[in-house]
Molecule: small-subunit ribosomal RNA
Organism: uncultured prokaryote
RNA sequence: AGGCUUAACACAUGCAAGUCGAGGGGUAAGGCUCUUGCUUUCGCUGACGACCGGCGCACGGGUGCGUAACACGUAUACAACUUACCUUUAACUGGGGCAUAGCCCGAAGAAAUUCGGAUUAAUACCCCAUAAUAAUGAAAAUUCGCAUGUUUUUUCAUUUAAAGCUCCGGCGGUUAAAGAUGGGUAUGCGGUCUAUUAGUUUGUUGGUGAGGUAACGGCUCACCAAGACUACGAUAGAUAGGGGGUCUGAGAGGAUGAUCCCCCACACUGGUACUGAGACACGGACCAGACUCCUACGGGAGGCAGCAGUGAGGAAUAUUGGUCAAUGGGCGCAAGCCUGAACCAGCCAUCCCGCGUGUAGGAAGACUGCCCUAUGGGUUGUAAACUACUUUUAUAAAGGAAGAAACCCCCGCACGUGUAAGAGGCUGACUGUACUUUACGAAUAAGCACCGGCUAACUCCGUGCCAGCAGCCGCGGUAAUACGGAGGGUGCAAGCGUUAUCCGGAUUUAUUGGGUUUAAAGGGUGCGUAGGCGGGCCUUUAAGUCAGUGGUGAAAUCCUGCAGCUUAACUGUAGAACUGCCAUUGAUACUGAAGGCCUUGAGUAUAGUUGAGGUAGGCGGAAUGUGUAAUGUAGCGGUGAAAUGCUUAGAUAUUACACAGAACACCGAUUGCGUAGGCAGCUUACUAAGCUAUAACUGACGCUGAUGCACGAAAGCGUGGGGAGCGAACAGGAUUAGAUACCCUGGUAGUCCACGCCGUAAACGAUGAUCACUCGUUGUUGGCAAUACACCGUCAGCGACUGAGCGAAAGCAUUAAGUGAUCCACCUGGGGAGUACGGUCGCAAGAUUGAAACUCAAAGGAAUUGACGGGGGCCCGCACAAGCGGAGGAACAUGUGGUUUAAUUCGAUCAUACGCGAGGAACCUUACCUGGGCUUAAAUGUAGAAUGACCGUACCCGAAAGGCGUCUUCCCUUCGGGGCCUUUUACAAGGUGCUGCAUGGUUGUCGUCAGCUCGUGCCGUGAGGUGUCGGGUUAAGUCCCAUAACGAGCGCAACCCCUAUCGUUAGUUGCUAGCAGGUAAUGCUGAGGACUCUAGCGAGACUGCCACCGUAAGGUGAGAGGAAGGUGGGGAUGACGUCAAAUCAGCACGGCCCUUACGUCCAGGGCUACACACGUGUUACAAUGGCCGAUACAAAGGGCAGCUACCUGGUGACAGGAUGCUAAUCUCGAAAGUCGGUCUCAGUUCGGAUCGGAGUCUGCAACUCGACUCCGUGAAGUUGGAUUCGCUAGUAAUCGUAUAUCAGCAAUGAUACGGUGAAUACGUUCCCGGGCCUUGUACACACCGCCCGUCAAGCCAUGGAAGCCGAGGGUGCCUGAAGUACGUUACCGCAAGGAGCGUCCUAGGGGUAAAACUGGUAACUGGGGCUAAG
Repeated sequence: AGGCUUAACACAUGCAAGUCGAGGGGUAAGGCUCUUGCUUUCGCUGACGACCGGCGCACGGGUGCGUAACACGUAUACAACUUACCUUUAACUGGGGCAUAGCCCGAAGAAAUUCGGAUUAAUACCCCAUAAUAAUGAAAAUUCGCAUGUUUUUUCAUUUAAAGCUCCGGCGGUUAAAGAUGGGUAUGCGGUCUAUUAGUUUGUUGGUGAGGUAACGGCUCACCAAGACUACGAUAGAUAGGGGGUCUGAGAGGAUGAUCCCCCACACUGGUACUGAGACACGGACCAGACUCCUACGGGAGGCAGCAGUGAGGAAUAUUGGUCAAUGGGCGCAAGCCUGAACCAGCCAUCCCGCGUGUAGGAAGACUGCCCUAUGGGUUGUAAACUACUUUUAUAAAGGAAGAAACCCCCGCACGUGUAAGAGGCUGACUGUACUUUACGAAUAAGCACCGGCUAACUCCGUGCCAGCAGCCGCGGUAAUACGGAGGGUGCAAGCGUUAUCCGGAUUUAUUGGGUUUAAAGGGUGCGUAGGCGGGCCUUUAAGUCAGUGGUGAAAUCCUGCAGCUUAACUGUAGAACUGCCAUUGAUACUGAAGGCCUUGAGUAUAGUUGAGGUAGGCGGAAUGUGUAAUGUAGCGGUGAAAUGCUUAGAUAUUACACAGAACACCGAUUGCGUAGGCAGCUUACUAAGCUAUAACUGACGCUGAUGCACGAAAGCGUGGGGAGCGAACAGGAUUAGAUACCCUGGUAGUCCACGCCGUAAACGAUGAUCACUCGUUGUUGGCAAUACACCGUCAGCGACUGAGCGAAAGCAUUAAGUGAUCCACCUGGGGAGUACGGUCGCAAGAUUGAAACUCAAAGGAAUUGACGGGGGCCCGCACAAGCGGAGGAACAUGUGGUUUAAUUCGAUCAUACGCGAGGAACCUUACCUGGGCUUAAAUGUAGAAUGACCGUACCCGAAAGGCGUCUUCCCUUCGGGGCCUUUUACAAGGUGCUGCAUGGUUGUCGUCAGCUCGUGCCGUGAGGUGUCGGGUUAAGUCCCAUAACGAGCGCAACCCCUAUCGUUAGUUGCUAGCAGGUAAUGCUGAGGACUCUAGCGAGACUGCCACCGUAAGGUGAGAGGAAGGUGGGGAUGACGUCAAAUCAGCACGGCCCUUACGUCCAGGGCUACACACGUGUUACAAUGGCCGAUACAAAGGGCAGCUACCUGGUGACAGGAUGCUAAUCUCGAAAGUCGGUCUCAGUUCGGAUCGGAGUCUGCAACUCGACUCCGUGAAGUUGGAUUCGCUAGUAAUCGUAUAUCAGCAAUGAUACGGUGAAUACGUUCCCGGGCCUUGUACACACCGCCCGUCAAGCCAUGGAAGCCGAGGGUGCCUGAAGUACGUUACCGCAAGGAGCGUCCUAGGGGUAAAACUGGUAACUGGGGCUAAG
């Protein structure tokens, strides 16, 4: 400072307007006096209830219902008015009269109150007199004015006044004029919404006359006229008191109208008048109504939107306080009285302002808390403790204001009383308040919000899409700076947050200051009304415009200066401002108005020319169909392929003739014409238009265009025709999972004509019309001019390209989307919705105009990068094709799924899991199950305790682990103890438990595909592009050329390894040509380095050479040379990245979980199960073969718990001996092949599964559950459906060999090695995958994408609707209180006047009637929105 914003809802109680005895009669109470306590007297003094009278009560205070209006604001006018009290001026204030209240008596009533009788006063009331500068009427002169009119002067006639009191000074009273103040009325301009309100009005608009008013006026009445308002928004409806101002804003504006000031309106609701200067009166009256109260039931009383207060309503708003001390008001001569106005106090952090809750020092950087990378550090934090200081504030005590000066009293100078100056005195609600001093002691005083970004401020724990947060984006699904808590921090601070509302930001309604090709938005097109805008020159005017001056724009507020409260808020004072309105004077460029002229805009004329321009008529040929006739015979037709259909009753085909309707091939185009829709055979008639030339005529006649009128594709509608072809609907046949479609066969409306409707289209250039200006190149249509070997000019069109400029970009670019001007139309997030309701139009279909609730945080445009396409182009790959061999069928092996189980441990699951982790599960492994044990096994350390041993070990129990337990009793010593071992306790452990979606590392795949990027520059507003594209070439982004790019990096290639040839060096364990020795034989030996080989170093291959092609890169060649030729062959090598790909069970690791168990030990079992399904393999099905015999040639590896020569035994696996070798020395060792024999096409001399028997070997142990050997048995299988895999040369195919793991082995697997050794590739149409360029995209989790509609469920708002229930206003009719006015012969009064009665009008109604408008509700019903993994 502010404090019911909601119920103008209802109110208990108290107070809020009285005063005057100096107007009057008087004396109820109280007082005084005299008396005295029974009471009486006195109005003399002070005073005064009620009454008569005067003034006030119309101010002050409250509220905002009504009102869209002259209510308000502003500016004017009153020549159409009024104003009590106040001031000034002038004049007057004489005489008389009748009543009445009070008081007294009586009466009625519960009360309120009322009635009757007697008597009385006045500044109450009445009559008479006087009277004008008053009023009215008449006449004359005169001034002024825009008009009605008006000023002044003069004359005449008529009418109207007064009150007393007194202290004798005055105070009052009456009339007239003037002033001041207040009010009334009229007018211009200004300020809300709705057109889904377009017509309204009968006292309505005007006139004449009258009445009425303070005054003008249809204000009212009579008569006359038919007007008045309205698209510049009347009328109607909704909402609302208006202004100064307030909040916000750069301003323009937007919102608002609390407190304070001005105006208005109202006072329970509605109406009415009275009194008065002033009211139609908040605390007056009357009537009606609703409500409340009293009552004796007859009747009465009331109005807080005054101050407090109560109830109610509401999210929400205070004390039933003090005082008239100040300011102001009423009355009064005054004292004074009254004053819920006012001044104060109380309540409320509601707002504004100021102050405090301490200040300085203080590091062991204390303790606690919290955090971390945790022997330690960080933070809280100079913070605390502690030391020193201060004392605002609080508390206590003492002192203590200003606001006060008047009135009045007293004194008193100046003029005679009395007035005026001056001095003194009286008066404080707040209040013992503000303030001052003293004492005391850091003492008495800090919270709230936030900490993901916006936005200043970060960590831990808990939770686990739960709980919750959230203004927007969004956070939360086990490591949350976003939830909750904590620590810390940030911001503000006696406040801080939230919510609501307003402005701003928002140029997001754009006057300042927006747009309309594609984002929302140009009307489908023209004509044209109103309106808006408009060419050149001159003159006049001065409306707009500009300038000066004057008036006004109240005060307060805002701003500036100064001043007063300690400061500030606040207040005072001065200035500026109030951007406005009015008046006046001037200026005249521009606009307007008036007049005159002009020709370039516009139009006309003449001449020429152009065209699918329009309307009506006539004609034509081709094609199609149909009919008739003929020829002719079996099909025709149709499709991707078919079928329906037609056809032996003769189709289709062919020929001739006839008829019908519709459309007009070629020309034909980037063409032409038209306002748009639209217009195409030829021709005739009528008609419209454009262009060009001339510059003859008119002289701005122009542009645009709301409402309006006309035209307006297709479809559709009505009436009547016509109907060949085509062809919605419909039928049939196909296709298909279905196919209400696409395809086929038919076919009705319709398509055609005439007339009439409809009035819409992606009616598009998605681009309104007109005018002017602004670089170029090129094509073409129509005309004109000029020219003749030239292609140039000009006007009007139609196109293409490209600058400046514009644009968000794409793009537009003299045919603008550029630069300007004028006018019209339209837009303002998406959906709901062009929907609903209402109106208009229509025969209908429908069109036009056109919302809201609700809901979402987007919808949209252009461009970019990717990805995708049953888009395009180019290219590659065992991708297809051409071949060879397989898989899929059989049996078995092995892995997986499933099932089973006590357990069948776990992981891997399209390609990229499935002979994978596992390169070797009988125990172990082993992680699983059952059972039995331990609480710490193993390692290490610390601390404590115990023992003297420990180690080892007999017996017993046991499945074992283990348990029990016998034997045995350490070392040093200063005797205190120590050392060592063991046992035990605690702490560290342990976990193949979870999370590969927390991770490291490693790996798979795209893919050995040719790609992926960067720096600088350039382009683009930007994302981004360019480079990396284009033309060639390559295995390759390999290279070349070109090039706003120039370079570079990771990839490619090369460098590395193996292999193919040669040289050289070195020869042991390898080799042996020559020489020598030796054997049955062998490099066995001497010797040798020639050869092979070994393993080091080199050489060699580069399109280098040649020919041809090519600018080049490069390509082609059975070329030359060469061991090798165009990357010689193979390997290692895997760009940026993708798949939240795989792995926590190889390892490591964050977090979580278990701790007498999810750890650990042991035995047994399981991982080896088996109706089934799949993958990968092996062996086969045989004669290119099987079996038997003989015989030849490798490479690469391994070996001491090993490989084993050789000998012996056994049919054999193997066993028993024995020797060499730690290895180019010894050892393990080929098969297919070749030669010969046999089998002769069969379930076999093929095939070997399965089963029986007997063995061998390894091992603690072969039952579940090993391999091998021998004998016997001899299953399926006769080349494998759909489909599918590998491979392009020493490759496929085929044949064996070795090794790792390993006691042994389920190995047919894996990894290596060599032997033998093919076929085919025309080619890139197709399948799959990939690369580059380009295109479309509503996709970006990127096509395994996105997404539409119905249905079912729930919720929400809404439209329609039989009906039901209301509200408000208007209209018609009936009735009609109070009251004004008028009338009135009977009553009262001397009179003035009154009563009563009557007439008119009206509120409220009250009633009634019909209709319109509007709201709520409603069975049922329509669509819409939202939700959820339907």